RNA sequence: AGAUCCAACGCGGAAGAGUCCGGCGCGCAAGCGUCGGCGCCGAAGGCGCAACCGCCCCGGAAACGCUCAGGCAAACGGACCGCGUUGGGAUG
Repeated sequence: AGAUCCAACGCGGAAGAGUCCGGCGCGCAAGCGUCGGCGCCGAAGGCGCAACCGCCCCGGAAACGCUCAGGCAAACGGACCGCGUUGGGAUG
């Protein structure tokens, strides 16, 4: 010091699936919360196989699978993508 890789932060984008049934509580009601039941979703997290990757002894491992958790109006959240800032390692 450019590109690239990793991490954190900020901004923007970001899907899927019942605001189903019943009990209880609050409430004039609408509605909200909680518990249970059945049905469903996968892109927080977690777990599994292992495609793949590497510095190839051994490691890292998915957008695949499982749904424990989470979620199924809105909001919140949200893998991942883009941009910016900071730091780190490798490299020159």

A computed fold for a 92-nucleotide RNA from an uncultured Hyphomicrobiales bacterium, annotated as Glycine riboswitch aptamer. It was read from a public genome assembly, where an Rfam model found it.